[in-house]
RNA sequence: GGCGAGAUAGCUCAGCUGGCUAGAGCGUCUGGUUCAUACCCAGAAGGUCGGGGGUUCGAUCCCCUCUCUCGCUA
Numbered sequence: 001g002g003c004g005a006g007a008u009a010g011c012u013c014a015g016c017u018g019g020c021u022a023g024a025g026c027g028u029c030u031g032g033u034u035c036a037u038a039c040c041c042a043g044a045a046g047g048u049c050g051g052g053g054g055u056u057c058g059a060u061c062c063c064c065u066c067u068c069u070c071g072c073u074a
Stems, first nucleotide, its partner, number of pairs: 001073007010026004019057001028044005050066005
């Protein structure tokens, strides 16, 4: 250089060929339980869906471009 895969919560990841208000586990916080801690139970906070543009009534999803990561190849 060429080709391919990927970027979604603090971390690991889902999101089924465009449509409710974007979710799960772990973690964090609050409350309950306990003499206390842990476990357990209930709840909450936390996201410009990598940046920009386009298509559409409507985009995490489709198209273009840029950045970054990984793999294959010369």
Background: Model confidence (mean pLDDT): 80 of 100. Transfer RNA from an uncultured Bacilli bacterium, 74 nucleotides, folded computationally. Rfam family: tRNA. The family's RNA type in Rfam is transfer RNA. The sequence was found in a public genome assembly.